Bacterial RNase P class A from an Acidimicrobiia bacterium, 354 nucleotides, folded computationally. It matches the Rfam family "Bacterial RNase P class A". The family's RNA type in Rfam is ribozyme. Its mean pLDDT, the model's own confidence on a scale to 100, is 80. NCBI's taxonomy places the organism under Bacteria, Bacillati, Actinomycetota, Acidimicrobiia.
């Protein structure tokens, strides 16, 4: 030099004008408005509303059904489906990303399409027919390919029930050995642990999907700031159900409301207002902006002259353009999306040069 990879930061500036909103203070009056002044008012995501906390209500939130969520180890945290570091497995020449990562040798299911078969498998082509069987014989043997044997060739498939080689045998087959691979199991060493290295022993040779049910562990009560509180204003009750219970899907406390005034259900009536909750901006259908100017980051154009450089070319110059995603609505910890551009660090790869 060029291609990356990973962390963090910033995401406009200064000044006139001209506006908004909340408090506070003064003034002014037709009493809810105006005038002046001071102090104050958006983010790194405020955003989706995805997961967890506060807080508030349901009589208490304790067991359990069902439901639901998480799912490698350790650790941080008020809590998490989030953070760190770390193990495995995948991807990359790497820096390093990625990951829906328990359990398939609990059981139940399932696996297109092809295929002769799709999980204690399967004889379509092929091989064999040693043994029985027909048939021929020159009596040594020969042929067929019926029974039957064979998963080792071929053919199908994403996957055919370990590889590879000797022996074996009709012909083959872990049948047998030998090395290889995996599993169990069992010992040594290292690690808090996931797990890692090593050795032995067993032919054990057991496909795949749990983002099918399912099992195993941890966790989860619902509902939400339109939760709730307080004020004020208004009304108009009726009919049915049940026959003593009702209050959360059951228990259990017996804490509350009934005992014909609870409840369930339908009809009907009346409200649609104020404060709080609620904040070192704040909320009510929503304030935090909009012009000009000067710089400045950056962008795209230019012929000479200037400065570097052998040159390509880069500086300086001119000229035009220029600043994203977006807006808090009960707090707060995440995470996921969006985002013009810009700045600083740490590493990696390839060529060059010394």
């Nucleotide at each position: 030099u060029g291609a990356g990879u990973c962390g963090g930061c910033c995401g406009g500036g200064u000044g006139g004008c001209c506006g908004c909103g909340g408090c506070c203070c003064g003034g002014g009056c037709u009493c809810g408005c105006c005038c002046g002044g001071g102090c104050u008012g958006a983010g790194g995501a405020a955003g989706g509303u995805c997961g967890g906390g506060g807080c508030u209500c349901c009589g208490c939130a304790g067991g359990g059904c069902a439901g639901g969520a998480u799912g490698c180890u350790g650790g941080c945290u008020a809590a998490c489906g989030g953070c760190c570091a770390g193990u495995c497995g995948a991807g990359g020449c790497g820096a390093c990303u990625c990951g829906c990562a328990g359990g398939a040798a609990a059981g139940u299911g399932c696996c297109a399409c092809a295929g002769a078969g799709a999980a204690c498998a399967g004889a379509c082509c092929g091989c064999c027919g040693a043994u029985g069987g027909c048939c021929c014989c020159u009596c040594g043997g020969g042929g067929c390919a019926c029974a039957g044997g064979u998963g080792a060739g071929g053919g199908u498939g994403a996957a055919a029930c370990g590889g590879u080689g000797c022996g074996g045998u009709a012909a083959g087959a872990g049948c047998g050995c030998a090395c290889c691979a995996g599993c169990a199991c069992c010992c040594c060493g290292g690690g808090u642990g996931a797990c890692c290295g090593g050795g032995g022993u067993g032919g054990c040779u057991c496909g795949g999907c749990a983002a099918a049910c399912c099992c195993c562990a941890u966790c989860c009560g619902g509902a939400g700031c339109a939760a709730g509180g307080c004020c004020a204003a208004g009304c108009a009750g009726g009919a049915a159900g049940a026959g003593a219970g009702c209050g959360g899907c059951c228990c259990g406390c017996u804490c509350g409301c009934a005992g014909a005034c609870a409840c369930u259900u339908c009809c009907g009536g009346g409200u649609u207002g104020g404060c709080u909750g609620c904040a070192c901006a704040g909320a009510u259908g929503g304030a935090u902006g909009g012009c000009c100017a000067c710089a400045c980051a950056g962008g795209a154009g230019g012929a000479c002259c200037c400065c570097g450089g052998c040159a390509a070319c880069g500086g300086a110059c001119c000229u035009c353009u220029g600043g994203a995603c977006a807006g808090a609505a009960c707090c707060c910890c995440g995470c996921c999306u969006a985002c013009a551009g810009g700045c600083c660090g740490a590493c990696u790869c390839a060529c060059c040069a010394c």